[in-house]
Annotation
RNAcentral holds the full RNA, with entries from ENA. This is a predicted structure of a 533-nucleotide part of an RNA (large-subunit ribosomal RNA, domain I) from a Flavobacteriia bacterium. Rfam family: Bacterial large subunit ribosomal RNA.
Context: one part of a larger RNA
């Protein structure tokens, strides 16, 4: 030095565990903010660095309700206090709520600096206290702003990529950017589809169908009719006409005409309405507000039934008997508990606040018949040319929709559509507006689930994690869980310079559980023994 065995050190794998995650389900909530938000800075404790809570009334104040014995958060120690005259704790309402921050008196390098006005301390200078002083919209009342995870609507709008290269095309109207809103948004009551028969607003899903089409007819893109389901709900204006008020024009001063504003009227395609004539106080309604009742949410309450034996450190395990069960879900307890604890089935509960349902009251809205002369029925609109865009459809035979630009009708004997265009026929009534539900999403709350993870996994984060740390910055971004049933966390002694470390002693079931603490693999490092050279 090699090999083998044994015993150690080292190391952290593995096993077991779970405070934390992940993905969903059912309900709820779907916003917060000038009454100052979100997010912070600084404070605040007897002692107080961190986290948590709170705000100069500062781990808190007041009232009401619950609850019933300990309490002064994590957090164990000491001190000092509080509490059956009901504390701590839980819920509801209220008060307080420094400074920064939309930040709003002015400024500013956020958490700081400096003012004006009024009143007061006070008679004055100065200072202090309290209140107030930004901008925009609005006559005023009042409103706006800023923040917020996804979902929504709009404006704007890529590239990588695919086409096995690449330019039309694709990716994709996606990502990014910007604006705006709601609990949903958008759409929506036919100038719609259809086809000789009919349907009857919108939205979403299933099928139609990867079909018809479209497409350097490449890569790809990709409907509709119709059928089935979910959910259902319909309305208001403009105009004609009438009235009132005002203005203007005109006047023979009686008026007349036009315009504007307000009110009535009226709302549709078997056309309807105005107008003229005749009737009429009925019916219905998703919607406003208040009150009562009921239900529900935000604290809670009651809640059955077991003993012994054996092993053991410990019984819930074993054995022997026994009981409850509308409760044998689950968790905890010194091992494995229906009957020990918390609970569970079941039953019950609110002073206060919110929500829902229903009733009553209230606010608001809501009808007919006939006549056929006249009037009305949404104009720089429809349509057209040029250039683009959207439609599954790339300009095509290209209908339909939108419009930058140039033009530009008709008026119910009207007008639009039915995929160039024309005729017949059919369907509809544009150029104003509102509209619940079925649908999308989850920052958040409550209850629950998992052939999801189990500390290199699962969120980046089970732990003082968006922390430490890195970067000028935008931004990037960790590692790190486990003594024991209980600290019983090792009194005392010894070695030692020792507050290091170790050896005794003691605790404990165990200390080869000793805080670098469950288990403790391998690499690696040693010691001893044997053997080989």
């Nucleotide at each position: 030095g090699g090999c083998a065995c044994a015993c150690a050190g080292g190391g952290a794998a593995u096993g077991c565990c779970u405070u934390g995650g992940c993905u969903c389900u059912g309900a709820g909530a779907g916003g917060c903010g000038a009454u100052g938000a979100a997010g912070g800075a600084c404070g605040u404790g007897a002692c107080a660095a961190g986290c948590u809570g709170c705000g100069a009334u500062a781990a808190g104040g007041u009232a009401c309700g619950g609850g019933g014995a300990u309490g002064a958060g994590c957090a164990a120690a000491u001190a000092u206090c509080a509490a059956g005259c009901g504390a701590u704790c839980c819920g509801u309402a209220c008060a307080u709520u420094u400074c920064c921050g939309a930040a709003u008196g002015g400024g500013g390098g956020a958490a700081c600096c400096c003012g004006g006005u009024a009143u007061g301390u006070u008679g004055a200078a100065g200072a202090c206290a309290u209140a107030u002083c930004a901008u925009c919209c609005g006559a005023a009342a009042g409103g706006a702003a800023g923040c917020g995870a996804a979902c929504g609507c709009g404006c704007c709008g890529a590239a990588c990529u695919g086409a096995a290269a690449c330019a039309u095309c694709u990716a994709a109207g996606u990502a990014a950017g910007c604006g705006c809103a709601g609990g949903a948004a958008g759409a929506g009551a036919a100038a719609a589809c259809a086809a000789a028969a009919g349907u009857g607003a919108u939205u979403u899903c299933c099928a139609u169908a990867g079909u018809a089409g479209u497409g350097g007819c490449g890569a790809g893109c990709g409907a509709a009719c119709u059928g089935g389901a979910a959910a259902u709900a319909g309305c208001c204006u403009a105009a004609a006409c009438c009235a009132u008020a005002c203005u203007u024009g005109u006047u023979u001063c009686g008026g007349c005409a036009a315009g504007u504003a307000u009110g009535g009227g009226g709302u549709u395609g078997u056309a309807g309405g105005a107008c003229u004539g005749c009737a009429u106080c009925a019916u219905g309604g998703a919607a406003u507000u208040a009150u009562a009742g009921c239900g529900u949410a935000u604290a809670g309450u009651g809640g059955a039934a077991u003993a012994a034996u054996c092993u053991g450190g410990a019984a819930a395990g074993u054995u022997u008997a026994u009981c409850c069960a509308u409760a044998g879900a689950g968790g905890g307890u010194g091992a494995a508990a229906g009957g020990c604890c918390c609970g569970u089935a079941c039953a019950c509960g609110a002073a206060a606040u919110g929500c829902g349902c229903c009733a009553u009251a209230u606010a608001c809205c809501u009808a007919g018949c006939a006549g056929g002369a006249u009037c009305c029925u949404g104009a720089g609109u429809a349509g057209g040319g040029c250039g683009g865009g959207a439609c599954a459809c790339g300009u095509g035979a290209a209908a339909u929709c939108c419009u930058g630009u140039c033009u530009g009708a008709a008026u119910c004997u009207g007008c639009c559509g039915g995929a160039a265009c024309c005729a017949u026929c059919c369907g509809g009534u544009a150029a104003g507006g509102c509209u619940a539900a079925a649908u999308a999403c989850u920052c958040c709350u409550c209850a629950g689930a998992g052939a999801c993870c189990g500390a290199u996994a699962g969120c980046g984060a089970a732990c003082g994690a968006g922390u430490a740390c890195u970067g000028u910055g935008a931004a990037g971004g960790a590692a790190a869980g486990g003594u024991g049933a209980a600290a019983a966390g090792a009194a005392c002694c010894c070695u030692g310079a020792a507050c290091a470390a170790g050896g005794g002693a003691g605790u404990g079931a165990a200390a080869a559980a000793g805080a670098c603490c469950c288990u403790g693999a391998a690499a690696c490092u040693g010691u001893g023994u044997g053997u080989c050279u």

Description:
The organism belongs to Flavobacteriia, within Bacteria. The coordinates come from a structure-prediction model, not an experiment, and the mean pLDDT is 85.